Predicted 3D model of a 387-nucleotide part of an RNA (large-subunit ribosomal RNA, domain III) from a Candidatus Aenigmatarchaeota archaeon.
Context: one part of a larger RNA
């Protein structure tokens, strides 16, 4: 230089008008209008923060300005599991011993033996709704399920030898990448009734909403196995390659998904209308049809590879040994432990000294146009703090 740079510059973006609190209000609350964001500026986890979440109460510092406001100060409150996830199992890898290598080691390794090692791999079992200022697949309410144990019952099985155990085998767990078929579902879309609502003088003409799980019974295709069957004058069959005396077509069994249907549910959600009231109570309704249709789910078939697509704990079945009375089902009763569970998950809660245009895994995403998660406009949700 100085009451001086700054406090304006993003190819995202906006207020505005009335009410309220309060010394004080452009910015804080509440209504209306307007806006802006649509594969996200909705939602819902994981990393990682670690109280930031909620409530009172407060404004010296933080807040690029004011605050009465706050992720700032102060108190004071909250995080509930047998079924969600850690706990068990390998997996690369690491770790110790041991062997070996070395002249020797605190060094390296093939192997050997023992431990660690996934909160996105394997894996016992739960779903609707209700509630709170803050939690909930956790509490409550109503309906399941799963291991263990104990008791009864049993017209299963068992001295012609169960359970456990051991050993061998076999299935499952258990898996590539393109493609293609086929069946379902998730949703959306139309259109009738219904029910409220706006609009108008009426017709009518438009908005909204009609919804629900796990269990559990039946129902369910390709496709496999067995049986019966016996083919050329070849038959049969695909969306495509094809198949057949190594048994084709054809007829029966059995196994066999997604999901459907019924039932769960005389519940629960929702709407609406009386009562009486600010908390409930009582009643009615909550019903049907097509059409599109996934990148969700299940089932099948090609095709590729000089690349062949994880292991293991578990389960279950067979075989043999042992082994010596129970098992198995079915009711009923019992048990079911620790940890983690607020919140944010980003143009202010994580990583960049900052309320920092950067950077951060995964998941769900509606309608009109449209090939499309593009663009552009909306709806449910969010926001008007690029302080």
């Nucleotide at each position: 230089g100085a009451g001086u740079a700054g406090c304006a510059g993003c190819a995202a973006a906006a207020g505005u008008u009335g009410g309220g609190u309060g010394a004080a209000a452009a910015a804080c609350c509440c209504a209306a209008c307007c806006a802006c964001c649509u594969a996200c500026u909705c939602g819902g986890c994981a990393a990682g923060g670690g109280u930031u979440u909620c409530u009172c109460a407060c404004c010296a510092a933080u807040g690029u300005u004011g605050a009465u406001c706050a992720g700032g100060u102060g108190a004071g409150a909250g995080u509930u599991a047998g079924c969600c996830g850690a706990g068990c199992c390998u997996a690369a890898c690491c770790u110790a011993g041991g062997u070996c290598a070395u002249a020797a080691c605190u060094u390296g390794a093939c192997c050997c033996u023992a431990g660690g090692g996934a909160a996105a791999g394997g894996g016992a079992a739960a779903c609707c709704g209700g509630u709170u200022a803050a939690u909930a697949u956790u509490c409550c309410g109503g309906u399941g399920c799963c291991a263990c144990c104990u008791a009864a019952g049993u017209u299963u099985c068992a001295a012609u030898g169960a359970a456990c155990c051991a050993u061998g085998g076999a299935u499952a767990g258990a898996c590539g990448c393109u493609u293609c078929a086929a069946g379902a579902u998730a949703g959306u879309u139309c259109g009738a009734c219904u029910a409220u609502c706006g609009c108008c003088a009426u017709c009518g003409c438009g908005a909204u909403a009609g919804u629900c799980a796990a269990g559990c019974a039946c129902a369910g295709a390709a496709c496999c196995u067995c049986a019966g069957g016996g083919a050329g004058u070849c038959u049969c069959g695909u969306c495509a390659u094809g198949a057949g005396g190594a048994g084709a077509a054809c007829u029966g069994a059995g196994g066999g998904a997604a999901u459907g249907u019924g039932u769960g549910a005389u519940g629960a959600g929702g709407u609406c209308u009386g009562c009486u009231u600010a908390a409930g109570c009582a009643g009615a309704c909550u019903u049907c049809g097509a059409a599109c249709g996934a990148u969700u789910c299940u089932u099948g078939g090609a095709g590729c590879c000089c690349a062949u697509g994880a292991a293991a704990a578990u389960a279950u079945c067979c075989a043999u040994g042992u082994g010596g009375a129970g098992a198995g089902c079915u009711u009923a009763g019992g048990u079911g432990c620790u940890c983690g569970u607020a919140c944010c998950c980003a143009g202010a809660a994580c990583c960049g000294a900052c309320a920092c245009a950067g950077g951060u895994g995964c998941c769900u995403u509606u309608g009109c146009u449209g090939a499309g998660u593009a663009g552009g406009c909306a709806a449910a949700g969010g926001u008007g703090u690029c302080u």

The full RNA is in RNAcentral, with records from ENA. It matches the Rfam family "Archaeal large subunit ribosomal RNA". Clan: LSU clan. Lineage of the source: Archaea > Nanobdellati > Candidatus Aenigmatarchaeota. Model confidence (mean pLDDT): 81 of 100.